RNA sequence: AGUGUGGAUAGAGGUGCGAAGUUCAUGAGUAAGCAAAUCGAGGGAAAUGAGUCCCGUAGACAUUUGCUGAAAGGGGAAUUCGCCGAAGUGUCCGGAAGCUCAUCUUUCCGGAUGCUGGGCCUGUUCUUGAACAAAGACAGGACUGUCAUACAGGAGAACUGUAUGGAGGGCUAUCUGAUUG
Numbered sequence: 001a002g003u004g005u006g007g008a009u010a011g012a013g014g015u016g017c018g019a020a021g022u023u024c025a026u027g028a029g030u031a032a033g034c035a036a037a038u039c040g041a042g043g044g045a046a047a048u049g050a051g052u053c054c055c056g057u058a059g060a061c062a063u064u065u066g067c068u069g070a071a072a073g074g075g076g077a078a079u080u081c082g083c084c085g086a087a088g089u090g091u092c093c094g095g096a097a098g099c100u101c102a103u104c105u106u107u108c109c110g111g112a113u114g115c116u117g118g119g120c121c122u123g124u125u126c127u128u129g130a131a132c133a134a135a136g137a138c139a140g141g142a143c144u145g146u147c148a149u150a151c152a153g154g155a156g157a158a159c160u161g162u163a164u165g166g167a168g169g170g171c172u173a174u175c176u177g178a179u180u181g
Base pairs, nucleotide, nucleotide: 001180002179003178005177006176007175008174009173010172011171014084016083017082018081019080020079022077023076024075032068033067034066035065036064037063038062042055043054044053045052047103048102049101050100051099087116088115089114090113091112092111093110094109095108096107097106098105117144118143120141121140122139123138124137125136127135146166147165148164149163150162151161152160153159
């Protein structure tokens, strides 16, 4: 000096990602409670089976009327914090919780492994949800950042534009190890 064969550190993409509390609407005139009337033996603890506990002829449950009347999750807004595989998601395994056990299911946590550069829009979906919101999955679309290739502009290997293509295990910068001369 070169290679781009390793490691480390710091960064960039932008309606960027996630978390927390605050606040607002929704949830909902719902659940639940109280009163009355009718009925008359079961009802409740996510589902099923078994068990256990609680309530019930001092009228449970259910129906009707009237009065009172929530909350959680999810969502919007700004703020704060942590960040750029941020994070999301599929499959499998393990653990905890929902009265106990079994099955199953829901929520949360951890691990292995695969996929996704990013957000947006449109459509489908008996996946979730109170929801027509949001999220998930699938498909499509343009946009955007990055690198490579080709062409053009440019004194220039800088830089810019156009087109095509790839993926974040990437890209940029610095340091350091290795290797070649």

Predicted 3D model of a 181-nucleotide RNA (Lysine riboswitch aptamer) from Planomicrobium sp. YIM 101495. The model forms 98% of the base pairs in the Rfam consensus. The coordinates come from a structure-prediction model, not an experiment, and the mean pLDDT is 80. Rfam family: Lysine riboswitch aptamer. The literature on the family includes a 2003 paper in Cell by Mandal et al., "Riboswitches Control Fundamental Biochemical Pathways in Bacillus subtilis and Other Bacteria". The sequence is in RNAcentral, with records from Rfam. NCBI's taxonomy places the organism under Bacteria, Bacillota, Caryophanales, Caryophanaceae, Planomicrobium.